[in-house]
Molecule: SAM riboswitch aptamer (S box leader)
C1' cells in the first nucleotide's frame, strides 16, 4: 500500500509542554489566544477481535464481564458532493461514491 466483510443519528476528557491553526478532500458552516495541530501523563466511553463467561443449542445464536489488543472522547461521518424519488425552488426520503474505525485475505 489493496481486495473482502461489517459498522458509523449512542457514548465518553482534564492537566502539562506548545504555540497558530483545526475539522481528510475544491465549497459551505463550524471551532481556536477563555488557546488551534502536535507530543507526553492520567481518565474516560465502546465492545470490533482474543479471552473468561451464562443461556439456549449446534459449531452456531442471543446476552453478560472489560482482562488482552486495538479505536475513539466538539457538532450525525459537521454539512454537502453522484443517482433515484420528492419540491415552483427548497426541505425532505432511499441508495451510492469517498473517508474512518475492526477483523480477515494478498
Nucleotide at each position: 500500500u489493496u481486495c473482502u466483510u461489517a459498522u458509523c443519528c449512542a457514548g465518553a476528557u482534564u492537566g502539562a509542554c506548545g504555540g497558530a491553526g483545526g475539522g481528510a478532500c475544491c465549497g459551505g458552516c463550524c471551532c481556536g489566544a477563555u488557546g488551534a495541530a502536535g507530543u507526553c501523563a492520567a481518565a474516560g466511553c465502546a465492545a470490533c477481535a482474543g479471552g473468561c463467561u451464562g443461556c439456549a443449542g449446534c459449531g452456531u445464536g442471543c446476552g453478560g464481564c472489560a482482562c488482552u489488543g486495538u479505536g475513539c472522547u466538539a457538532a450525525u461521518u459537521c454539512c454537502a458532493c453522484g443517482u433515484a424519488c420528492g419540491u415552483c425552488a427548497c426541505a425532505g426520503u432511499a441508495c451510492g461514491a469517498a473517508g474512518a474505525u475492526a477483523a480477515g485475505a494478498g